RNA sequence: UAAUGAAAACUGCCGAGUCUGGUGUCCUUGAGGCACCAGAGCGGGGAACCCAACGAGACGAAAGUCUCCGGGGCGAAUCGGAGGUCCUUCUUCCGUAGCGCAACUCUUUCAGCGCGAGCCCGUCAGCUAACCCCGUAGGCCUCAGAGAGAGGCAAG
Repeated sequence: UAAUGAAAACUGCCGAGUCUGGUGUCCUUGAGGCACCAGAGCGGGGAACCCAACGAGACGAAAGUCUCCGGGGCGAAUCGGAGGUCCUUCUUCCGUAGCGCAACUCUUUCAGCGCGAGCCCGUCAGCUAACCCCGUAGGCCUCAGAGAGAGGCAAG
C1' cells in the first nucleotide's frame, strides 16, 4: 500500500414496536443505565341490529342416497410450473400476486438490486357500534442511480 475477515461507533434501513411520568436500584453522578407500575401514541384481535353467507362431486323425475373435505389469526410473504426423491414425505430450480431499497419529508416516473419467510389459536371467530382483550419486539448497514411535483429548513 492492497485484499480478505471480525468487532465497535456514526448514519441510516425493515418493522406497530415510540414517547412521557412515578417508584426502586446501579454506577463512570448524567437530559444516565436497568427493573416494575401507570399513561399517551401507534398496531392487532374478539364482539349486535342490518347486510352477507349457508361446501364439492356422482346417481336419481323428485324425495333423497353415497363419497370427499375442518376452520381461523399476525405478516408483503400468495399462486403456479418443471425436476430430484427414502416416489406418502422431503427437497432444488424457474416464475408470480404482493412488498422493500438513505443523505430534509411525502407522492410519483424510469433504471437497477433484493424479499416473496416464519409463527400462532385449537374444532372456534363473516361484516359489525357500544364494549372487552392483547402487543409495543427482533433484526440489519460499505455502499447508497437519474428526473418531476408539493411542502419544510437554511442562506441571500